[in-house]
Molecule: transfer RNA
Organism: Lentibacillus halophilus
RNA sequence: GUCCCAGUAGCUCAGUAGGAUAGAGCAACAGCCUUCUAAGCUGUAGGUCGCAGGUUCGAAUCCUGCCUGGGACAC
Numbered sequence: 001g002u003c004c005c006a007g008u009a010g011c012u013c014a015g016u017a018g019g020a021u022a023g024a025g026c027a028a029c030a031g032c033c034u035u036c037u038a039a040g041c042u043g044u045a046g047g048u049c050g051c052a053g054g055u056u057c058g059a060a061u062c063c064u065g066c067c068u069g070g071g072a073c074a075c
Base pairs, nucleotide, nucleotide: 001073002072003071004070005069006068007067010026011025012024013023019057028044029043030042031041032040050066051065052064053063054062
């Protein structure tokens, strides 16, 4: 340099042939339970879906550029 994969909550990830409000588990916080802790149960908060543009009535999803990480090839 070329190509491929990945980037979604604090962490690990699901969701992609465009469409109802963006989700799960763990973690955090609060409550219940318990003599206390743990476990268990219930609830709450937490997201500009890597960034910027484009297409569209409508984009996490399609297109373009860029950034970060990983891999393959080449010099």